[in-house]
RNA sequence: GGGCCCGUAGCUCAGCUGGGAGAGCGCUGCGUUCGCAAUGCAGAGGUCUCCGGUUCGAUCCCGGACGGGUCCA
Numbered sequence: 001g002g003g004c005c006c007g008u009a010g011c012u013c014a015g016c017u018g019g020g021a022g023a024g025c026g027c028u029g030c031g032u033u034c035g036c037a038a039u040g041c042a043g044a045g046g047u048c049u050c051c052g053g054u055u056c057g058a059u060c061c062c063g064g065a066c067g068g069g070u071c072c073a
Stems, first nucleotide, its partner, number of pairs: 001072007010025004019056001027043005049065005
């Protein structure tokens, strides 16, 4: 330098055919316990990497940028 894949909550990741943004763990509060752990209930937490385009409507489609992984040279 070129090809391919990836970027979604603090972490690890789902997200089907474009219309609801989610799970587990973690975190906070409450109950249970002598206490801790475990567990039950409730809750907080998001620029879906960024810019632009298409569309009535974009995490999803298209172009570019940035970052990461991998292969070739």